[in-house]
């Protein structure tokens, strides 16, 4: 320098144009326990990397930028 992939909760990931953005684990509270752990119930936590575009409607499609990563030179 060229090409590909990834970016979503503090973490690991799902979500292939429409209904409220979800799961696990983590965290908080309660129950249980002498206490802790385990278990059960409930809850909080997100400008979907950034900007622009297409569309009635975008996390999702297109363009550019940024970060990480792989391949090639």
């Nucleotide at each position: 320098c060229g090409g590909g992939g990834u970016g979503u909760a503090a973490u690991u990931c799902a979500g292939c144009g429409g209904u409220c953005a979800g799961a696990a684990g983590g965290c908080g509270u309660g129950c249980c326990u002498u206490g802790g752990g385990a278990g059960c119930a409930c809850g909080a936590g997100g400008u979907c990397a950034g900007a622009g575009g297409u569309u009635c409607g975008a996390a999702u499609c297109c363009u550019c930028u940024c970060a990480c990563u792989c391949c090639g030179a």
Model confidence (mean pLDDT): 80 of 100. Transfer RNA from an Actinomycetota bacterium, 73 nucleotides, folded computationally. NCBI's taxonomy places the organism under Bacteria, Bacillati, Actinomycetota. RNAcentral holds the sequence, with entries from ENA. Rfam family: tRNA. Rfam classes the family as a transfer RNA.